[in-house]
RNA sequence: GGGUCCAUAGUUUAAUGGUAGAACGUCGGUCUCCAAAACCGUCGGUCAAGGUUCGAUUCCUUGUGGGCCCG
Numbered sequence: 001g002g003g004u005c006c007a008u009a010g011u012u013u014a015a016u017g018g019u020a021g022a023a024c025g026u027c028g029g030u031c032u033c034c035a036a037a038a039c040c041g042u043c044g045g046u047c048a049a050g051g052u053u054c055g056a057u058u059c060c061u062u063g064u065g066g067g068c069c070c071g
Stems, first nucleotide, its partner, number of pairs: 001070007010024004018054001025043001027041004047063005
């Protein structure tokens, strides 16, 4: 330099173009003499900028970051 794949919550990860979910974790509560465990609840997210569309996490373009392959 060329090709290809990926980017969603603090972490791991779902999501046919139609209100973004789960698990763990944080925080609060119940329980307990106290703590742990268990149970209930809460908080928190689409890498960036454009485009298409009534509507974009999803499709297209460019960029950024990362993985792999080739040179």